[in-house]
RNA sequence: GAUUUAUAAAGAAGCGUUGAGAGACUGGCUCUAUGAAACGCUAGCAACCAUCCCGAAAGAACGGAAAGGUGCUAAUUCCAGAACCCAAAGGAUGUCGGUUGGCAUUCGGGUGAAUAUAAAUU
Numbered sequence: 001g002a003u004u005u006a007u008a009a010a011g012a013a014g015c016g017u018u019g020a021g022a023g024a025c026u027g028g029c030u031c032u033a034u035g036a037a038a039c040g041c042u043a044g045c046a047a048c049c050a051u052c053c054c055g056a057a058a059g060a061a062c063g064g065a066a067a068g069g070u071g072c073u074a075a076u077u078c079c080a081g082a083a084c085c086c087a088a089a090g091g092a093u094g095u096c097g098g099u100u101g102g103c104a105u106u107c108g109g110g111u112g113a114a115u116a117u118a119a120a121u122u
Stems, first nucleotide, its partner, number of pairs: 001122008013042005021031003025081004043073003048069002051065003077114001083111004090107007
């Protein structure tokens, strides 16, 4: 790097070094000299893997712990983004119609794609 599976609306920050950028990408929007990103230290969150506890033999599931391995600690993965489905309710536009209606598109909703992380395989 690739593939597969799972998860992504919850949760968790200070200091030091440094000094201009950051939020993957594109568009938006946002954060940032009241200090970006990075690195270091400390603290924390979570519970994917491992471990331990529970469970009348052994083991599994559920549940619990958390000093190990990762991860994470602005904003829903900040929002939208290929493609597909729905369009039930509500809004907009167009159109048909005698109609407080039909149809189409769109906003919108769902899946998904993409991305991130974990675990396994390669």
The RNA shown here (SAM riboswitch aptamer (S box leader)) has 122 nucleotides and comes from Cytophagales bacterium CG12_big_fil_rev_8_21_14_0_65_40_12. Of the family's consensus pairs, 88% are formed in the model. The sequence was found by an Rfam model in a public genome assembly.